C1' cells in the first nucleotide's frame, strides 16, 4: 500500500420502547434502554422509501398530486478509521 474479517485485544455505536425539546408531519436532538452493527463513522452523489406545511386540482366537501422537507440502521457510490491475518 492492498485485500480479507475466522479468532482475539482495546474499545466504539445504539434498534424497539419510555421520556423531554423542536418540527405541519416524516423525523432530528437530550436522558434512560440494548435489537443488533467490522464501518450502524462522515457525505444527500445515484436509486429507493417516508411526510405534505406551502402550492395546484376538486363547484364545494371528501380527497388527490407535488419536495424545496426527511431516512447514511434501505441499497449503491465517494471519503476516512481501530485491530489482526494474508
Nucleotide at each position: 500500500c492492498u485485500u480479507c474479517g475466522c479468532u482475539a485485544a482495546g474499545g466504539g455505536c445504539a434498534a424497539a420502547c419510555c421520556u423531554g425539546u423542536c418540527g405541519a408531519a416524516a423525523g432530528c436532538c437530550g436522558g434512560g434502554g440494548a435489537c443488533g452493527c467490522a464501518a450502524a463513522g462522515c457525505c444527500g452523489u445515484g436509486g429507493g422509501u417516508c411526510u405534505a406545511a406551502g402550492g395546484c386540482c376538486g363547484u364545494a366537501c371528501a380527497g388527490g398530486c407535488u419536495a424545496u422537507g426527511a431516512c447514511c440502521g434501505c441499497c449503491a457510490g465517494g471519503c476516512u478509521g481501530c485491530c489482526g491475518g494474508g
This is a predicted structure of an 86-nucleotide RNA (c-di-GMP-I riboswitch aptamer) from a Clostridia bacterium. The prediction has a mean pLDDT of 86.